Transfer RNA from an Actinomycetota bacterium, 71 nucleotides, folded computationally. The RNAcentral record of the sequence draws on ENA. The organism belongs to Actinomycetota, within Bacteria. The same sequence occurs in records of 3 taxa. It matches the Rfam family "tRNA". Rfam classes the family as a transfer RNA. The coordinates come from a structure-prediction model, not an experiment, and the mean pLDDT is 83.

RNA sequence: GCGGGCGUAGUGAAAUGGCAUCACGUCAGCUUCCCAAGCUGACAGCGCGGGUUCGAUUCCCGUCGCCCGCU
Numbered sequence: 001g002c003g004g005g006c007g008u009a010g011u012g013a014a015a016u017g018g019c020a021u022c023a024c025g026u027c028a029g030c031u032u033c034c035c036a037a038g039c040u041g042a043c044a045g046c047g048c049g050g051g052u053u054c055g056a057u058u059c060c061c062g063u064c065g066c067c068c069g070c071u
Stems, first nucleotide, its partner, number of pairs: 001070007010024004018054001025043006047063005
């Protein structure tokens, strides 16, 4: 330099055009003599910038980061 894959909450993952889901975590409450476990609730996210569309996490272009291959 060329090609491909990935980027979603503090962490690990789903969703692939129509309300962004789950687990762990954190916080609060319940339960317990206390702790742990358990139950309920809350918190928090689509790498960034454009385009297409009535509507974009999803499709297209660019860009940044990480990984793999080729040279």